[in-house]
RNA sequence: UCUCGAAAAGGGCAAACCGCCGGCGACGGCGGGGCGCAAAGCAAGGGGUCUCGCGCAAGCGAGAUUGCCCAGCUGCCGAG
Numbered sequence: 001u002c003u004c005g006a007a008a009a010g011g012g013c014a015a016a017c018c019g020c021c022g023g024c025g026a027c028g029g030c031g032g033g034g035c036g037c038a039a040a041g042c043a044a045g046g047g048g049u050c051u052c053g054c055g056c057a058a059g060c061g062a063g064a065u066u067g068c069c070c071a072g073c074u075g076c077c078g079a080g
Base pairs, nucleotide, nucleotide: 002080003079004078005077012037013036017032018031019030020029021028022027035067041073042072045070046069047068048065049064050063051062052061053060054059
């Protein structure tokens, strides 16, 4: 440096659900919780999905989601 995650160590994150708060909403923040995760770290660039508005419709606009996928950046431990 590349590939990989079987075993190990020390740790990390935190789904559903519940409480409080914010948002029209998708959803987000904090606390509890723990299904899972080797990038479940960062980041809305492409696609997907979802929400709101407009539109007869095709669709357009504004958003949400990286724990749906791809691409990008960074990174712990170990094996080869």
Molecule: c-di-GMP-I riboswitch aptamer
Organism: Gemmatimonadota bacterium